Molecule: transfer RNA
Organism: Verrucomicrobiota bacterium
C1' cells in the first nucleotide's frame, strides 16, 4: 500500500429503515443488630466524525479518524 472486521451507557454487548435496550457497575429504598446476598426503584447516550439517499438513518451509500486481523 491492498483486503476484511469493528467503533452504541462507566465496562461487556444487543437493536436487519419507524420514539435506543440488556447484563454488570453506580445511586436511592426494602430486608438485617450490621455487612454481604436478595428484592425493588432511579439516573446515565451529540449511536467515532462529516456528507449523501429517504417522509424518516444506530441501520443503506461515500469520505475521514481510531482499533484489530490477513496479505504484499
Nucleotide at each position: 500500500g491492498g483486503g476484511c472486521c469493528g467503533g452504541u451507557a462507566g465496562c461487556u454487548c444487543a437493536a436487519u429503515g419507524g420514539u435506543a435496550g440488556a447484563g454488570c457497575g453506580g445511586c436511592g429504598g426494602a430486608c438485617u443488630c450490621a455487612u454481604a446476598a436478595u428484592c425493588u426503584g432511579c439516573g446515565g447516550g451529540u449511536c467515532a466524525c462529516a456528507g449523501g439517499u429517504u417522509c424518516g438513518a444506530u441501520c443503506c451509500c461515500u469520505g475521514u479518524c481510531c482499533g484489530g486481523c490477513c496479505u504484499a